[in-house]
RNA sequence: GCUUAACACAUGCAAGUCGAACGGUAACAGGGAUAGUUCGCUAUCUGCUGACGAGUGGCAAACGGGCGAGUAACACGUGCUUGACCUACCUUAAGGUAAGGAACAACUUUGGAAACAAAGCUAAUUCCUUAUAUGCUCUUAAAUUUUAAAUAAUUAAAGAGAAAAGAUUUAUCGCCUUAAGAGGGGGGUGCGGAUCAACAGUUAGUUGGUGAGGUAAAUGCUCACCAAGACGAUGACGGAUAGCCGGCCUGAGGGGGUGAUCGGCCGCAACGGUACUGAGACACGGACCAGACUCCUACGGGAGGCAGCAGUGAGGAAUAUUGGUCAAUGGAGGCAACUCUGAACCAGCCAAGCCGCGUGAAGGAAGACUGUCCUAUGGAUUGUAAACUUCUUUUGUGGCAGAAUAAACUACCGUACUUGUACGGUAUUGCAUGUAUGCCAUGAAUAAGCAUCGGCUAACUCCGUGCCAGCAGCCGCGGUAAUACGGAGGAUGCAGGCGUUAUCCGGAUUUAUUAGGUUUAAAGGGUGUUCAGGCUGCCUGGUAAGUCAGGGGUGAAAGUCGGUUGCUCAACGAUCGAAUUGCCUUUGAAACUGUCAGGCUCGAGUAUGGAUGCGGUAGGCGGAAUGUGUAGUGUAGCGGUGAAAUGCAUAGAUAUUACACAGAACACCGAUUGCGAAGGCAGCUUACCAAACCAGCACUGACGCUGAAGCACGAAAGCGUGGGGAGCGAACAGGAUUAGAUACCCUGGUAGUCCACGCCGUAAACUUUGCUCACUCGCUGUUGGCGAUAGACAGUCAGCGGCCAAGGGAAACCGAUAAGUGAGCCACCUGGGGAGUACGGCCGCAAGGUUGAAACUCAAAGGAAUUGACGGGGGCCCGCACAAGCGGUGGAACAUGUGGUUUAAUUCGAUGAUACGCGAGGAACCUUACCUGGGCUUAAAUGUGAAGUGCAUUGAUUGGAAACAAUCAUUUCCUUCGGGACCCUUUACAAGGUGCUGCAUGGUUGUCGUCAGCUCGUGCCGUGAGGUGUCGGGUUAAGUCCCAUAACGAGCGCAACCCCUAUUGUUAGUUACCAGCGCGUGAUGGCGGGGACUCUAGCGAAACUGCCGGUGUAAACCGCGAGGAAGGUGGGGAUGACGUCAAAUCAGCACGGCCCUUAUGUCCAGGGCUACACACGUGUUACAAUGGCCGGUACAGCGGGCAGCUAGGCAGCGAUGUCAUGCUAAUCCCGAAAGCCGGUCCCAGUUCGGAUUGGAGUCUGCAACCCGACUCCAUGAAGGUGGAAUCGCUAGUAAUCGCGCAUCAGCCAUGGCGCGGUGAAUACGUUCCCGGGCCUUGUACACACCGCCCGUCAAGCCAUGGAAGUCUGGGGUGCCUGAAGGCCGUAACC
Repeated sequence: GCUUAACACAUGCAAGUCGAACGGUAACAGGGAUAGUUCGCUAUCUGCUGACGAGUGGCAAACGGGCGAGUAACACGUGCUUGACCUACCUUAAGGUAAGGAACAACUUUGGAAACAAAGCUAAUUCCUUAUAUGCUCUUAAAUUUUAAAUAAUUAAAGAGAAAAGAUUUAUCGCCUUAAGAGGGGGGUGCGGAUCAACAGUUAGUUGGUGAGGUAAAUGCUCACCAAGACGAUGACGGAUAGCCGGCCUGAGGGGGUGAUCGGCCGCAACGGUACUGAGACACGGACCAGACUCCUACGGGAGGCAGCAGUGAGGAAUAUUGGUCAAUGGAGGCAACUCUGAACCAGCCAAGCCGCGUGAAGGAAGACUGUCCUAUGGAUUGUAAACUUCUUUUGUGGCAGAAUAAACUACCGUACUUGUACGGUAUUGCAUGUAUGCCAUGAAUAAGCAUCGGCUAACUCCGUGCCAGCAGCCGCGGUAAUACGGAGGAUGCAGGCGUUAUCCGGAUUUAUUAGGUUUAAAGGGUGUUCAGGCUGCCUGGUAAGUCAGGGGUGAAAGUCGGUUGCUCAACGAUCGAAUUGCCUUUGAAACUGUCAGGCUCGAGUAUGGAUGCGGUAGGCGGAAUGUGUAGUGUAGCGGUGAAAUGCAUAGAUAUUACACAGAACACCGAUUGCGAAGGCAGCUUACCAAACCAGCACUGACGCUGAAGCACGAAAGCGUGGGGAGCGAACAGGAUUAGAUACCCUGGUAGUCCACGCCGUAAACUUUGCUCACUCGCUGUUGGCGAUAGACAGUCAGCGGCCAAGGGAAACCGAUAAGUGAGCCACCUGGGGAGUACGGCCGCAAGGUUGAAACUCAAAGGAAUUGACGGGGGCCCGCACAAGCGGUGGAACAUGUGGUUUAAUUCGAUGAUACGCGAGGAACCUUACCUGGGCUUAAAUGUGAAGUGCAUUGAUUGGAAACAAUCAUUUCCUUCGGGACCCUUUACAAGGUGCUGCAUGGUUGUCGUCAGCUCGUGCCGUGAGGUGUCGGGUUAAGUCCCAUAACGAGCGCAACCCCUAUUGUUAGUUACCAGCGCGUGAUGGCGGGGACUCUAGCGAAACUGCCGGUGUAAACCGCGAGGAAGGUGGGGAUGACGUCAAAUCAGCACGGCCCUUAUGUCCAGGGCUACACACGUGUUACAAUGGCCGGUACAGCGGGCAGCUAGGCAGCGAUGUCAUGCUAAUCCCGAAAGCCGGUCCCAGUUCGGAUUGGAGUCUGCAACCCGACUCCAUGAAGGUGGAAUCGCUAGUAAUCGCGCAUCAGCCAUGGCGCGGUGAAUACGUUCCCGGGCCUUGUACACACCGCCCGUCAAGCCAUGGAAGUCUGGGGUGCCUGAAGGCCGUAACC
């Protein structure tokens, strides 16, 4: 221990008792009588006795027990009060208890199914009449006291009225009257505790009075009459919710929440109403009535009320036994015994809570086995854990013993006297219970789970899964290496429990009284005025309401806290104390607040004088401009724009001149100026009105501050009525712009803008900063006064500005005009969205305003600042970035790569810049990774171990496309002869994979970018992110350097150091060179020789803004400067900071994980990578005369060469072949071309161009069909300089010309990498395009603009509406009918 259904209830029990009130006798027991008899007994009669069903009568049943529906109330709590009251039983005191009569039950009879009804007889402590009355009640009221008063009170006395019950064992118990007590109750009242103001007005018995009625009693409680009151922003009335309290939970406390168990009060008893009886009820287990529900019935009628204890159904997430006993405590009745008691005490059920105990203790390392994990020959963990040894026995089980709770009551005996009481003794009474407890025996024996392990938060690994399955309190995990999901091992926490959920408090200073805020985060009312309210200067006196101190009463017990104590401890209990902070009363104090009285002048105001202003209202006047009208001059355009067009204009515009008219606004002055409460106010002037300021200090004497509601004012737009209308100009029309353009631009143009009157009542009504007062370092400008002779002045008052100390602030910033320090009052805020919306109220002609939610939804929304990034922001600067040039690409054909398509396969990768002549620096086979087909399975390679063999090896045959299979023959080297080497076969262990993941990685690479940047230490600044340094002024190619500087230094980058090249010296000369000397040749450094030159290749020199002039502080810059081969980085290369792009690559290599293992491995043949309607990129060749072709002729460099380069001869038109020679190379070989000289072609698809195709060949190679290159003959396509667009290049560069090399048998090379020959043009400049650097600015971006983000729409979902209708609850008021019951009347009945 039913938090839900105050939902419905079967069955049993929960209130009876008294025979010492009564009539009696149904049951039981005993006695007596009669009859029968088996002699046990049975039947009948008899109230005779014990007793006693039903009944009369008394008391109780109004307690005890249950529940919380209703109730926002004097219901509750607390205090006071009742002179306005009642009280059975109990106690105390006084007095009394006389006489007579009557009825109704029971019972009998009758009726009825029952409930019950009718007729008749009868007793009493039932009822009635009479008597008596200590006192009691009522009436009158002399007297006394008192009053202003026959005002009030008290009482003598007199009159009237009302009592009783007996029983009986003789000892008592009752009964009646009165007074008092105790306990209990009724009534009144102060104060206290909930919500909505979007409930603002409520009320007719309403408020009061007089009189009457009624009650135990005061009262509109009720009625008649009279009056018109009563309540309310200090929240009436109304709605919704709720029993209140002691207490309980929580909190440091203030508080917040709650009102289970226990206790106090209230209310209720199926729902509503009513009274009766009674001391007490409007009565849980009484009555009557109404409607509802359930049950019984013989259909005529009846019965019932678990929110008592158990129990049942229902509802629900959820809550127990139809138990025992009156032994104790308490209650009712009784003289008592005793009876009754689901109150109570016990037991049962539930780990629901609290408390205690146990599930073992000590030893035990080979740190065992198993399991799990890892960095895996090993280690870690489980883990002293186990096994094993020793010990203990709570608990369990079995056995034995075994309480207290019983003081008392009762019965008997005794003692004492107060003769009905006290004390003592004996006996008797135990549900729980053979329980608690004790002892013995037994044996580690009988006893551990739950949650968690990403952070908060103690505790980590593996496997599985793969944004799935799932987890989740918040943040968040999961997309193939998940400590976050699931499992396992391990660990952590708690433990007879552990976790989850719900609710409450805390943390939350996040409703802030303690204790918050409002410039920008939510938040100052648009402004003023003012009633109420709040607050309020100095001095004196009184008072004592607040306040403070002491005393008294009360604040129930339990609970809480402290001490002590009892159950073995504790929980639990006992006892004492504290506390209960409150209310009431009393005595005192008088500082402060209040109040009363008196005074003061500094707050406030008045008066006097001065001076100020775009302050307000009404009227008058003015000029410029604009437009229009009339007239003149004048001619073709004007106007407008980025450019135009619409528009105006030959019917004369625009322009210009003159005159006239109209309306609106007031240039210059003019300004961080001035005025006003705010909105707002600007030509000049007049009148009226208002205001702040200054000076001196004459007057009043706190007259003050703030200010909810109210009232007034309140830009623009808008509305109403009537005017006015020049310009401007929503709407509208046209023209442009544009993809569109309901816009921006242009041409027109209505309302409006203006005036008068009346509404509206809002704005970024902003200083986003309410008003008033006081205090707090300085500098500076200015407006109006004062002081002063003054233009001087550190003066002064009131304003308007700027900068700043302290201080404040999240910071930005504020800083005497505060956002500082204080005081007073008002307004407002409490996450974002929904939403300033809906509904309701109020206001408005309307537009709309004001007040102002919720459902639902999100985990943010927001402020200030920081670093980046970005900007069709700004400033400065750079780059073949643009511009200026030269040549290309894009058009053609071809080559090559890519996409796409196709295919058995067209292997794979690279995809903006930064893929696309890229990986590939060589795809016919091979390569090769792809496809088809055929083979192998420890395998194609390699290593190790073991066994065997010398079979090896080589050659050959057969099948076959080959791989391969089968067969035949042959038999290696060394040797110390043991064997070894080598190789094969078999076998074992290690394989293999160009399969996947570049988003698991290493390494390497591209790009920004050879851009000038990227950082650190210490210091300083900032709460911090961070800043400073690195910014600023110059300068540079450069964060290069200089100056300045809260910074001073340093690192990685820049530069330099390295290589090539340009000049030169020196050294050294072979294969290179040859001036001079000599030899030789047809000729040649061919030869002797030389070391001069060129050249080769080592070492040096040289260039540093070093010198001069100018500019500049310097760094540095300028100069057709000098000198020099070279001049300001001389030219070129190598060299690539921190980082970015999850950039590229698992197919170069390496490597984690995953996957395949007679295949995704491996071998072979053939095919494919070379396909072809098409598209793109990169190139080659051209389109020609600065050219083509033919002939002649000249000059390089880098390199390469023995399976090679090849001189020379011969053959061939040629590719090439053949013979032959030199060279392992400064020695031999590899023929430069453009150019120059001459000739020809004559602008044409050509003597340009060479594709394509046919034929014939050469070469490489096992093999040129798919699919090679080259040669010759023939053929002779497109193409006449290329649209939009786009690329490279700034000097030995572009352009142009050829040469070499790598790869390589050959080659699809027109590619790539190098080399030299010839050799230009242009750059005003930085506006623009692209990219980049620095500073600055804005930002709602941070995946960083390829960002972020707004609205509609599809489908689904959530919440909330509307809807033809349909069903229905509650309340107010009025009317009709009206039960029980109450009151009244009556000549009815008794």
Overview
This is a predicted structure of a 1390-nucleotide RNA (small-subunit ribosomal RNA) from an uncultured organism. The sequence is in RNAcentral, with records from Greengenes.